A computed fold for a 525-nucleotide part of an RNA from Kapaibacterium sp. (SeqCode), annotated as large-subunit ribosomal RNA, domain I. The prediction has a mean pLDDT of 82. RNAcentral holds the full RNA, with entries from ENA. It matches the Rfam family "Bacterial large subunit ribosomal RNA".
[in-house]
Context: one part of a larger RNA
RNA sequence: UGCAGGUGGUGGAUGCCUUGGCACAGAGAGGCGAUGAAGGACGCGGAUACCAGCGAUAUUCCUCGGGGAGUUGGACUCGAACUUUGAUCCGGGGGUUUCCGAAUGGGGCAACCCAAUAGGCCUUGUAAGCCUAUUUUAUAGCAAUACCAAGGGAAGUGAAACAUCUCAGUACCUUGAGGAAAAUAAAUCUAAAGAGAUUCCCUUAGUAGCGGCGAGCGAACGGGGAAGAGCCCAAACCAUCGAGAUUUUCUCGGUGGGGUUGUAGGACCUCAACAUGUGAAAACAACUAUAGCAGAACAGUCUGGGAAGUCUGACCAAAGAAGGUGAUAGUCCUGUACGCGAAAUAGUUGUCGUAGCUAGAGUGUUCCUGAGUAGCGCGGGACACGUGAAAUCCUGCGUGAAUCUGGGGGGACCACCCUCCAAGGCUAAAUACUCCUCUGUGACCGAUAGUGUACCAGUACCGUGAGGGAAAGGUGAAAAGAACCCUUAAGAAGGGAGUGAAAUAGAAUCUGAAACCAUCUGCAU
Numbered sequence: 001u002g003c004a005g006g007u008g009g010u011g012g013a014u015g016c017c018u019u020g021g022c023a024c025a026g027a028g029a030g031g032c033g034a035u036g037a038a039g040g041a042c043g044c045g046g047a048u049a050c051c052a053g054c055g056a057u058a059u060u061c062c063u064c065g066g067g068g069a070g071u072u073g074g075a076c077u078c079g080a081a082c083u084u085u086g087a088u089c090c091g092g093g094g095g096u097u098u099c100c101g102a103a104u105g106g107g108g109c110a111a112c113c114c115a116a117u118a119g120g121c122c123u124u125g126u127a128a129g130c131c132u133a134u135u136u137u138a139u140a141g142c143a144a145u146a147c148c149a150a151g152g153g154a155a156g157u158g159a160a161a162c163a164u165c166u167c168a169g170u171a172c173c174u175u176g177a178g179g180a181a182a183a184u185a186a187a188u189c190u191a192a193a194g195a196g197a198u199u200c201c202c203u204u205a206g207u208a209g210c211g212g213c214g215a216g217c218g219a220a221c222g223g224g225g226a227a228g229a230g231c232c233c234a235a236a237c238c239a240u241c242g243a244g245a246u247u248u249u250c251u252c253g254g255u256g257g258g259g260u261u262g263u264a265g266g267a268c269c270u271c272a273a274c275a276u277g278u279g280a281a282a283a284c285a286a287c288u289a290u291a292g293c294a295g296a297a298c299a300g301u302c303u304g305g306g307a308a309g310u311c312u313g314a315c316c317a318a319a320g321a322a323g324g325u326g327a328u329a330g331u332c333c334u335g336u337a338c339g340c341g342a343a344a345u346a347g348u349u350g351u352c353g354u355a356g357c358u359a360g361a362g363u364g365u366u367c368c369u370g371a372g373u374a375g376c377g378c379g380g381g382a383c384a385c386g387u388g389a390a391a392u393c394c395u396g397c398g399u400g401a402a403u404c405u406g407g408g409g410g411g412a413c414c415a416c417c418c419u420c421c422a423a424g425g426c427u428a429a430a431u432a433c434u435c436c437u438c439u440g441u442g443a444c445c446g447a448u449a450g451u452g453u454a455c456c457a458g459u460a461c462c463g464u465g466a467g468g469g470a471a472a473g474g475u476g477a478a479a480a481g482a483a484c485c486c487u488u489a490a491g492a493a494g495g496g497a498g499u500g501a502a503a504u505a506g507a508a509u510c511u512g513a514a515a516c517c518a519u520c521u522g523c524a525u
Base pairs, nucleotide, nucleotide: 001524002523003522004521005520006519007518008517009516015510016474017473020445021444022442023441024440025439026438027437028436029434030433031142032141039100040099041098042055043054044053046078047077050074051073052059061094062093063092064091065090066089070082071081072080105114106113107112115135116134117133118132119131120130121129147178148176149175150174151173152172158165162212188195189194199226200225201224202223203222209217210216230426231425232424233370237257238256239255240254241253242252243251244250245249262404264369265368266367267366268364269362270361271360277357278356283351284350285349286348287347288346289345290344292340293339298313299312300311302309314331315330316320322334323333324332375399376398377397378396379395380394381393382392385411406421407420408419409418410417461468462467481509484496485495486494487493
């Protein structure tokens, strides 16, 4: 020096564990804010650095309920207190709530500076100081990076290059709203038979089509389901009020009545009738949520540090879900099944039917039925449809009807036929999503995994900044966390002693692999 084995050190793999995550399901909730939010700064404790809680009434105040023996948070320790005259704790309601922040009296380098007006306190005093209210604007600011609507709107890519095309009306930006939003009550669709608002799902169907007919894009009718709900204006006409004018009248405007549709309807005229239905608010009732209550049944023996394990003999079960307890517990604890419970606040449903809303028939001279609209031309866009034979829908520019003997549509266009009634508006449900609350589940993870974060993590740290962004879990059943002695520098580290089942469980703490280091023995050189 090498090899082998042993014993240690170092190191922290592995095993076991789980306080934390992940994904869902079912309910709930879907907003907060000038009555000052979200988010912060600074304070508040007997001793208090941090976290959590709270706000100068500061580790809390009042009240109404629950609860029933300890309590003064995490979090020990000392001290001082509270509490069966019911504390601490849990829940409902109320109070207080510094300063910044939309921040809003003015300013400002956020948590600071400086005011005005009125009233008050203090004062000998009208000074100085302090307190209270008001002094912005006109509904803002925040969030959940989700869902929705609208206004704008790419490129990487694909086409094996690339320009039409595709990606895609996607990403992204902006605005606005709600718990959902949007859409919605046929100028719809069909096809000789008919359907009857919208939305969503399955299918029709990768079909018909579109397409440098390339890449690709891609319906509808019809059928089956979820849900189901229909209404209100404008106008004609009448009444009334006001204004104007060319004043026995006309025009315009306000209010009330009337009226709302396509087998046309309504006004006007005639007849009939005073019903029916719906239904805010309030009241009442039930239920739910926000604290809780009650809840069956086991002993001995053996091993062991410890019994829930062994053995013996019992019991309960509408409860043998689960967790804990010194090893594996139906009968020890918390619970579980079945039941019960609210002073207060909120919600849902029902009853009641108040306010409000809501009705028929007939005849046809006349009147009304949404105009810079429909349509057309040019340029674009949306429709599965790229200008095409291109209907339909929207509209920047131009032009520009009809009025029920009317008008739109049926994929150029025309005729016939069928069908519907635009140019005003509202509308629940079925649908989408999850920052959040509760309950539950997992052929989800188990500390290099699972969230970036199981741990005082969006922390430490990096960056001028936008921003980036870690590592880090485990003594033991219980701290019983090693009194006392010794070496030493009153240190570190260690040796005794003691605790403990165990200290090679000693806080650098479960287990403790390998690399690497040391040492002992043997062999080789």